[in-house]
The part of an RNA shown here (large-subunit ribosomal RNA, domain I) has 535 nucleotides and comes from an Eximiradiales bacterium.
The prediction has a mean pLDDT of 85.
The full RNA is in RNAcentral, with records from ENA.
Its Rfam family is "Bacterial large subunit ribosomal RNA".

Context: one part of a larger RNA
RNA sequence: AGCAUAUGGUGGAUGCCUUGGCACAGAGAGGCGAUGAAGGACGCGACUACCGGCGAAACGCUUCGGGGAGCUGGAAGUAAGCUUUGAUCCGAAGAUGUCCGAAUGGGGAAACCCGGCACCGGUCAUGCGGUGUCACCAUAUUUAUAUGGAGCGAACCCGGGGAAGUGAAACAUCUCAGUACCCGGAGGAAAAGAAAGCGAAUGCGAUUCCCUGAGUAGAGGCGAUCGAAAUGGGAACAGCCCAAACCCUGAUUCAUAGAAUCGGGGGGUUGUAGGACCUCAAUAUGUUACGCAGAUGGAUAGCAGAAUGGCAUGGAAAGGCCAACCAAAGAAGGUGAUAGUCCUGUAGGCGAAAUUUUGAAGCGGACUAGAGUGUUCCUGAGUAGCGCGGGACCCGAGGAAUCCUGUGUGAAUCUGCCCGGACCACCGGGUAAGGCUAAAUACUCCUCUGUGACCGAUAGUGAACCAGUACCGUGAGGGAAAGGUGAAAAGACCCCUUUAGAAGGGAGUGAAAUAGAACCUGAAACCGUAUGCUU
Numbered sequence: 001a002g003c004a005u006a007u008g009g010u011g012g013a014u015g016c017c018u019u020g021g022c023a024c025a026g027a028g029a030g031g032c033g034a035u036g037a038a039g040g041a042c043g044c045g046a047c048u049a050c051c052g053g054c055g056a057a058a059c060g061c062u063u064c065g066g067g068g069a070g071c072u073g074g075a076a077g078u079a080a081g082c083u084u085u086g087a088u089c090c091g092a093a094g095a096u097g098u099c100c101g102a103a104u105g106g107g108g109a110a111a112c113c114c115g116g117c118a119c120c121g122g123u124c125a126u127g128c129g130g131u132g133u134c135a136c137c138a139u140a141u142u143u144a145u146a147u148g149g150a151g152c153g154a155a156c157c158c159g160g161g162g163a164a165g166u167g168a169a170a171c172a173u174c175u176c177a178g179u180a181c182c183c184g185g186a187g188g189a190a191a192a193g194a195a196a197g198c199g200a201a202u203g204c205g206a207u208u209c210c211c212u213g214a215g216u217a218g219a220g221g222c223g224a225u226c227g228a229a230a231u232g233g234g235a236a237c238a239g240c241c242c243a244a245a246c247c248c249u250g251a252u253u254c255a256u257a258g259a260a261u262c263g264g265g266g267g268g269u270u271g272u273a274g275g276a277c278c279u280c281a282a283u284a285u286g287u288u289a290c291g292c293a294g295a296u297g298g299a300u301a302g303c304a305g306a307a308u309g310g311c312a313u314g315g316a317a318a319g320g321c322c323a324a325c326c327a328a329a330g331a332a333g334g335u336g337a338u339a340g341u342c343c344u345g346u347a348g349g350c351g352a353a354a355u356u357u358u359g360a361a362g363c364g365g366a367c368u369a370g371a372g373u374g375u376u377c378c379u380g381a382g383u384a385g386c387g388c389g390g391g392a393c394c395c396g397a398g399g400a401a402u403c404c405u406g407u408g409u410g411a412a413u414c415u416g417c418c419c420g421g422a423c424c425a426c427c428g429g430g431u432a433a434g435g436c437u438a439a440a441u442a443c444u445c446c447u448c449u450g451u452g453a454c455c456g457a458u459a460g461u462g463a464a465c466c467a468g469u470a471c472c473g474u475g476a477g478g479g480a481a482a483g484g485u486g487a488a489a490a491g492a493c494c495c496c497u498u499u500a501g502a503a504g505g506g507a508g509u510g511a512a513a514u515a516g517a518a519c520c521u522g523a524a525a526c527c528g529u530a531u532g533c534u535u
Stems, first nucleotide, its partner, number of pairs: 001534009015520001016484002020455002022452007029444002031152002039100003042055003046078002050074002052059001061094006070082003105114003115134007136149006156187001157185005167174001171221001197204002208235004218226002239436003242380001246266009271414001273379004277374001278372003286367003290364003297357004302350002308323004324341002326330001332344003385409008395421001416431005471478002491519001494506004
């Protein structure tokens, strides 16, 4: 030195565990904010660095309810206290709530600086202090006031803008994709929506969503690729209001009759055309998405809740043996090993002063009806259409309808007008140029409950642990590692070695200390010690 055996060190794999995650389901909530948010800074404790809590009324104050013996947070300790005259704790409603922050009196390098006005306090008086108030924009009306706005927030939604990597095996049309991203806006959903529809059948009858139709019809350097609709089957269902004609009326202007403009009330709302106007008849029927009210149920604390003993083993019984009991409860967790009957609970029941939600019956309001005749009147105009340029549709300019519109032009008025994929005829469908509308649908920052052929500390969130921390970066930004003594600290009084520190040896605790805090298990690499063999 090698090998072997034994025994250690180092190391932290593995096993077991779980405070933390992940996903989903069902309910709820779907917003917060000038009554100052989200998020912070700085403070507040007897001693207080941090976390959590709170705000100069500062580890808290008030009221109401719950609860019933201890309490002064994590977090020990000492001190000082509180508490059956009900504390701590839990719930509801309030009070207080420094400074910054939309930040809003002005400024500003956030948490700071400097003011005006009114009132109050202090001073002989000024300086000083306190409370309140003072930004901007929009709308409304009388130069004053009122109301509203702003900012934040995970996804979902609508609108305005809008790429490129990529694919086409290169690349330009095309694709990626109207995606990512930016901006604006809204709601608990949003959007859409009661046919100027569909499309061809004996037709259907607002919208939305799912399945189908169908990777079909089609589009396409007919390449890559893109890609419908009707129908059928389901979910859910709900329909309405204006403008105008006509009647009444107010104001203003021009101003003599009258006209114009801006209003108010009635009327009226559709395609088997309807309405006005005229004539006749008639006071009924229902609807409600609006307001009030509030039955009932729920949410935010809780209450009660059955039934077991013994023996031996063991540190410890819940395991074993023996003998019982409950069960509308044998879900689960905990307890010194595996507990229906020890604890918390579970099943089935009960409960609210306060706030909140649900919203039945009811009341009110609102809306709602017929017939006939057509001479006349009305039925949404810089609109429809058309030319040019674009965009959206499966549709890339194509034979290109349809929809939107930048620009130019520019109708008709029910014997009207639009559509049925150029266009024309016939036939058919509809009634544009005003508006509202629940449900079925999308999502989850968040709350509660529950579940898992989800993870189990290199996994699962980046984060089980004081993590968006430490650390890195001028900055935008990037971004860790790190869990486990024991049933209980019983966390090793005391003695010894010592450089008086570290460390160790005794003693003691404990079932165990090779469980000693560098603490469960403790693999391997790696490093020793002892013995044997070989050289």